[in-house]
The RNA shown here (Glycine riboswitch aptamer) has 102 nucleotides and comes from Ornithinibacillus bavariensis. It matches the Rfam family "Glycine riboswitch aptamer". Gene Ontology term of the family: glycine biosynthetic process. From the family's description: This family represents the bacterial glycine riboswitch. The sequence was found by an Rfam model in a public genome assembly. The organism belongs to Ornithinibacillus, within Bacteria.
RNA sequence: AUGAAUACAGGGGGAGAGAUUACUUUUCGUGCAUUCGAUAAGUAACGCCGAAGGAGCAAGCUUAUUAGCGAAUCUCUCAGGCAAAAGAACCCUUGUAGGACG
Numbered sequence: 001a002u003g004a005a006u007a008c009a010g011g012g013g014g015a016g017a018g019a020u021u022a023c024u025u026u027u028c029g030u031g032c033a034u035u036c037g038a039u040a041a042g043u044a045a046c047g048c049c050g051a052a053g054g055a056g057c058a059a060g061c062u063u064a065u066u067a068g069c070g071a072a073u074c075u076c077u078c079a080g081g082c083a084a085a086a087g088a089a090c091c092c093u094u095g096u097a098g099g100a101c102g
Base pairs, nucleotide, nucleotide: 006097007096008095009094010093011092012091013090018046020045021044022043023042024041025040027038028037029036047082048081049080053078054076055075056074060069061068
């Protein structure tokens, strides 16, 4: 003195799938005896999605053999999600740390 990988934080972009059905509760309106509608939450049921997280494995490596290691946007759907909002792998950018390479 250049400032890679990586980590953290800020900003921007960011897909998919029932605004399902039933019951209960909150609030508002109607009604004021019932009832009806809207909104949000919870529980249950069926149907779906995969890009928080999680789990699994091929080639290959290793071993006398078994076992072991072994990636993902692939697969599974435990979790999460299925109007909007939030979240969101991943990408870009800014800053801080870092200090490969030269």